The RNA shown here (transfer RNA) has 82 nucleotides and comes from a Candidatus Levyibacteriota bacterium.
The RNAcentral record of the sequence draws on ENA.
[in-house]
Parts: sequence; structure tokens; C1' cells
RNA sequence: GCCAGGGUGGCGAAACUGGCAGACGCGCAUGGUUUAGGACCAUGUGGGGAAACCCUUGGAGGUUCGAGUCCUCUCCCUGGCA
Repeated sequence: GCCAGGGUGGCGAAACUGGCAGACGCGCAUGGUUUAGGACCAUGUGGGGAAACCCUUGGAGGUUCGAGUCCUCUCCCUGGCA
């Protein structure tokens, strides 16, 4: 340099044919249980805000009523070829 795959909450990881982003697990918080801790159970848990609401899928544009998903450019990671 060329080709392929990938980048999503604190972490892993889903999201079907473009249609409520973050299911599910881990972690964390509070409570229960325990002498205490672990395990277990219940509820909650992306960010900002008093709330209404706004923002959020590596970054920037585009298409669309609507984009994590399609298109263009770009950054980074992994593998292959030379």
C1' cells in the first nucleotide's frame, strides 16, 4: 500500500428488513437475610437538568418522515496479502 472484519452505558455484549438505543450478563447503589462477610432475594442503575426537556452508538458530513443499521470522508483496533 491493497483486502476483510470491528469500534454501542463503568465492563462484556445484543438490536431481525432502517421504526421506542442499550435487551441479557457482569459490576455498582439501596434494602432484606447474616454475629459479620460471601452467597441468595427485591428494587434501581448512560450523561446533563429542580423539572419540563435536551444529549448520547469513534469523529464529520449526506440520504430519509425516521439511521447503531444505508452512502461519502476520516481516526483507531484485529486478521490476511504483498

Its Rfam family is "tRNA". Rfam describes the family as follows. Transfer RNA (tRNA) molecules are approximately 80 nucleotides in length. It is annotated as a transfer RNA.